[in-house]
Context: one part of a larger RNA
RNA sequence: UUGGGCGUAAAGCAUCUGUAGGUGGACAGGUGGUGGAAACUACCAAGUUGGAGUACAGUAGGGGCAGAGGGAAUUUCCAAUGGAGCAGUGAAAUGCGUAGAGAUCGGAAAGAACACCAACGGUGAAAGCACUCUAUUGGGCUGACACUGUCAAUGAGAGAUGAAAGCUAGGGGAGCAAAUGAGAUUAGAUACCCCAGUAGUCCUAGCCGUAAAUGAUGGAUACUAGGCAUUGUGCGUAUUGACCCGUGCAGUGCUGUAGCUAAUGCAUUAAGUAUCUCGCCUGGGGAGUACAUUCACAAGAAUGAAACUC
Numbered sequence: 001u002u003g004g005g006c007g008u009a010a011a012g013c014a015u016c017u018g019u020a021g022g023u024g025g026a027c028a029g030g031u032g033g034u035g036g037a038a039a040c041u042a043c044c045a046a047g048u049u050g051g052a053g054u055a056c057a058g059u060a061g062g063g064g065c066a067g068a069g070g071g072a073a074u075u076u077c078c079a080a081u082g083g084a085g086c087a088g089u090g091a092a093a094u095g096c097g098u099a100g101a102g103a104u105c106g107g108a109a110a111g112a113a114c115a116c117c118a119a120c121g122g123u124g125a126a127a128g129c130a131c132u133c134u135a136u137u138g139g140g141c142u143g144a145c146a147c148u149g150u151c152a153a154u155g156a157g158a159g160a161u162g163a164a165a166g167c168u169a170g171g172g173g174a175g176c177a178a179a180u181g182a183g184a185u186u187a188g189a190u191a192c193c194c195c196a197g198u199a200g201u202c203c204u205a206g207c208c209g210u211a212a213a214u215g216a217u218g219g220a221u222a223c224u225a226g227g228c229a230u231u232g233u234g235c236g237u238a239u240u241g242a243c244c245c246g247u248g249c250a251g252u253g254c255u256g257u258a259g260c261u262a263a264u265g266c267a268u269u270a271a272g273u274a275u276c277u278c279g280c281c282u283g284g285g286g287a288g289u290a291c292a293u294u295c296a297c298a299a300g301a302a303u304g305a306a307a308c309u310c
Stems, first nucleotide, its partner, number of pairs: 003282004007264002012278001014161004021154001023152001025048001029044006051151001052148003056143004063137002066134004070114001074110005080104002085096002122129002166207006175201002180196002183193001218277006226255011259266002283310003292303004
């Protein structure tokens, strides 16, 4: 390389947008090729509506961004009452306290996070998103049927977004808390426990580009038994009304047949049956290392071997 594979054995890019490329709906016609014909195939132009999209009418939502407001709690400060302990642990000690702590009560300030509702629920491409209100804005779903008429799916390179930690500059700093100090424990204790405590955690503007970034499952289309639950919405039936019942579409879960699977299990949200397309794997270690290149302020990231050894 071929072949075979990629939930858990090696293997799905963290996620999306999209260029080239390969792939692509139904019907009939013209021309060329193969052919005896049927048929197949390449190109061309025209019409078609089921894919796709636009317009219209609704609708649900912690989707994004900006601004404003709120209460509970915590800590600190001020004042009052009061007078000996408090805090902490397996037990203690360090620590705080007669210079009046802890406790109770009144007032003030600050920063961060938003109990209950809350769900097996919602939403977003993913990361993620939850106190309330306002402005603005993206996407989804449903319905009727009007328009465009293949405009599509995938997507090498490329671009965008991307938790936490970390970095740069300026703010902020209540609580928590790497580092650090002290007390314990212990043979030792650079730990677990305890008392303190700085970066950081928060905001603004940039950078970094990684996670068990997980559903350990790439995307799209079609088909293939059921049952139960739930979210949004439409229709029918029904009611005084909210419900209830039946059913369609779009999600989210549980269970389960065929089928698949090494098993576990998956099972209309497939890991089933097929097609298109991208990525990736090829014994363990050496090693996600060395060298080199690109990117980065750095930390590092991306690409990524071999000798040797079993």
RNAcentral holds the full RNA, with entries from SILVA.
Small-subunit ribosomal RNA, central domain from Trichopus zeylanicus subsp. travancoricus, 310 nucleotides, folded computationally.
Model confidence (mean pLDDT): 85 of 100.
The organism belongs to Trichopus zeylanicus, within Eukaryota.